[in-house]
Description
A computed fold for a 332-nucleotide part of an RNA from Entomortierella chlamydospora, annotated as large-subunit ribosomal RNA, domain IV.

Context: one part of a larger RNA
RNA sequence: CUCUCCUGAAGGAACUAGGCAAGAUAACUCUGUAAUUUCGAAAGAAAGAGUGGCUAUAAAAUUAUUUGAUAAUUUAAAGGCUGGCACAUAAAUGUGAGGUACGACUGUUUACUAAAAACACAGCACUUUGCUAACAUAAUAAUGGAUGUAUAAAGUGUGAUACCUGCUCAAUGCCAAACGUAUAAAAUUUUUGGUUUUACGAUCAAAAAUCAAACAUUGGUCAAUAGCGGCUGUAACUAUGACAGUCCUAAGGUAGCGAAAUACCUAGUCGGAUAAUUGCCGACGUGCAUGAAUGGUUUAACGAUACUUCAACUGUCUCCAGGAGAGACUCA
Numbered sequence: 001c002u003c004u005c006c007u008g009a010a011g012g013a014a015c016u017a018g019g020c021a022a023g024a025u026a027a028c029u030c031u032g033u034a035a036u037u038u039c040g041a042a043a044g045a046a047a048g049a050g051u052g053g054c055u056a057u058a059a060a061a062u063u064a065u066u067u068g069a070u071a072a073u074u075u076a077a078a079g080g081c082u083g084g085c086a087c088a089u090a091a092a093u094g095u096g097a098g099g100u101a102c103g104a105c106u107g108u109u110u111a112c113u114a115a116a117a118a119c120a121c122a123g124c125a126c127u128u129u130g131c132u133a134a135c136a137u138a139a140u141a142a143u144g145g146a147u148g149u150a151u152a153a154a155g156u157g158u159g160a161u162a163c164c165u166g167c168u169c170a171a172u173g174c175c176a177a178a179c180g181u182a183u184a185a186a187a188u189u190u191u192u193g194g195u196u197u198u199a200c201g202a203u204c205a206a207a208a209a210u211c212a213a214a215c216a217u218u219g220g221u222c223a224a225u226a227g228c229g230g231c232u233g234u235a236a237c238u239a240u241g242a243c244a245g246u247c248c249u250a251a252g253g254u255a256g257c258g259a260a261a262u263a264c265c266u267a268g269u270c271g272g273a274u275a276a277u278u279g280c281c282g283a284c285g286u287g288c289a290u291g292a293a294u295g296g297u298u299u300a301a302c303g304a305u306a307c308u309u310c311a312a313c314u315g316u317c318u319c320c321a322g323g324a325g326a327g328a329c330u331c332a
Stems, first nucleotide, its partner, number of pairs: 001327008010318002014316001019313001027051005036041001038160001052082004059075007083087001095311007102303002107119002123158007135144003162297003166228003171225002173221005180215001187210010229247005256290001257287001268284005
């Protein structure tokens, strides 16, 4: 010097990207317990008290003998005495509180760098399917679906609950209707010609006519794929613009939320917390480029999730020191 441990004056996060690491808390009995809440919880909330040894009794329970109670054991309120610096004397054994984001929750996942806000989920919605069901297994058969039958099965999206889920069918898709147009292969019909046949026929070639989905047409459908505007003027200070005009569109973003896990400018502005804060929380809103099942906004409980504040605690630090063990090194 390195590693694994132990101790530390005063201070106590000043360390650092960040309290990383360490410390602190801890058992049992009793007291006591806030906001909020889906009334279940939150909750071991928080905050406190007691705990050794000896003695001793009220009361209760169990067992045995026995109906008279007695004996033993256990739990043990309330007392008395007593030892130590220290009594859950060792080990094992919750740190707590507040705010926010995301996801409701328990669960699942990148075996060997990611456990999460990703997946799943109950719930919700739409679509398909009448049973030889739809659908799946590349394919006939066969099997699953299902020894089920629409309160069933399959697919898609969303993701507990609560309050809600606006406008647009022009485009793309899907569904339906109607029958406008075009033709493919085969087939049928008609005509002509060839080959063959005594004949009937058979066969080959050419031409014409008829016929599908598709396409086009009409309508419906957004919890289908998707989309949801400009420019001017205007109120008796100024500013703002309820209002008016105009262009375009299928329709012009509603309720909400909003510098957001979305905000470029940006360290926005105001307030809170600090002596001081690009972070955090609460507001504001012309939102570069929010927005409603590609779900919007909330939400108790939950989370080895992410951010932030406080208390407690500490060698993280001011600032390092000492000790134990192992190694390395030097000498033998």

The coordinates come from a structure-prediction model, not an experiment, and the mean pLDDT is 83. Lineage of the source: Eukaryota > Opisthokonta > Mortierellomycotina > Mortierellales > Entomortierella.